[in-house]
RNA sequence: CCCGCCGAGGAGCGUUGCAACCCGGCCCUUUGCCCAAGGGCCGGGCCAGGCUCGGCGGGAAUCCCCCUACUUCAACGGCGCUCACCUCUU
Numbered sequence: 001c002c003c004g005c006c007g008a009g010g011a012g013c014g015u016u017g018c019a020a021c022c023c024g025g026c027c028c029u030u031u032g033c034c035c036a037a038g039g040g041c042c043g044g045g046c047c048a049g050g051c052u053c054g055g056c057g058g059g060a061a062u063c064c065c066c067c068u069a070c071u072u073c074a075a076c077g078g079c080g081c082u083c084a085c086c087u088c089u090u
Base pairs, nucleotide, nucleotide: 001059002058003057004056005055006054007053008052009051010083011082012081013080014079015078018050021045022044023043024042025041026040027039028038029037049076
C1' cells in the first nucleotide's frame, strides 16, 4: 500500500442520484463461424458510512529494525423533517 472481516464515528423517516452491484440490448477484440472471456456504450433496477479511525487475517513493496513507558486522540458523511445528547438564553 492492496484485499477481506469486525468495531467505532448518536439515531429515525422521506427524497434525488454518481460510482459499485444486478438485469437486458448493441458494438469492438481474440481463429472462418458460434459460445465463452475482456473492453466500451445505452436502458432499467437498487442505491447517501462507498469515507475516516482502530482491531484481526492474507498479500505486495521498501529497508536500520524492534521493544517498553508516558501523553494525546478525532475529522468528515447531498437535501428536508424529527428525535437524542451538550452548551447558552428566556

Predicted 3D model of a 90-nucleotide RNA (SAH (S-adenosyl-L-homocysteine) riboswitch aptamer) from a Chromatiaceae bacterium.
Its mean pLDDT, the model's own confidence on a scale to 100, is 78.
The organism belongs to Chromatiaceae, within Bacteria.
The sequence was found by an Rfam model in a public genome assembly.
Rfam family: SAH (S-adenosyl-L-homocysteine) riboswitch aptamer. Its family is annotated with regulation of gene expression and S-adenosylhomocysteine metabolic process in the Gene Ontology.